RNA sequence: GCUCGGGUGGCGGAACUGGUAUACGCGUUCGACUUAAAAUCGAAUCCCGAAAGGGGUAUGGGUUCGAUUCCCAUCCCGAGCA
Numbered sequence: 001g002c003u004c005g006g007g008u009g010g011c012g013g014a015a016c017u018g019g020u021a022u023a024c025g026c027g028u029u030c031g032a033c034u035u036a037a038a039a040u041c042g043a044a045u046c047c048c049g050a051a052a053g054g055g056g057u058a059u060g061g062g063u064u065c066g067a068u069u070c071c072c073a074u075c076c077c078g079a080g081c082a
Base pairs, nucleotide, nucleotide: 001081002080003079004078005077006076007075010026011025012024019065027045028044029043030042031041032040046055047054048053058074059073060072061071062070
């Protein structure tokens, strides 16, 4: 330099036939149980806002009624080739 794969809450990781972003697990917080704790069970857990609502999928654009998903450029990580 070329080709391919990937980047999503605190962490892992789904959603990709374009139509509710964060399912599920871990962690954290609060509560129940316990003499106390562990284990177990329940609830909450992206950001702004009093609410209504708005924003957010590496960054910036494009296509579209509508983009995490398709297209372009850039950044980062990994693999292969030279």
Transfer RNA from a Candidatus Zambryskiibacteriota bacterium, 82 nucleotides, folded computationally. Its mean pLDDT, the model's own confidence on a scale to 100, is 82. The source organism's lineage runs through Bacteria, Bacteria candidate phyla and Candidatus Zambryskiibacteriota. Rfam family: tRNA. By type it is a transfer RNA.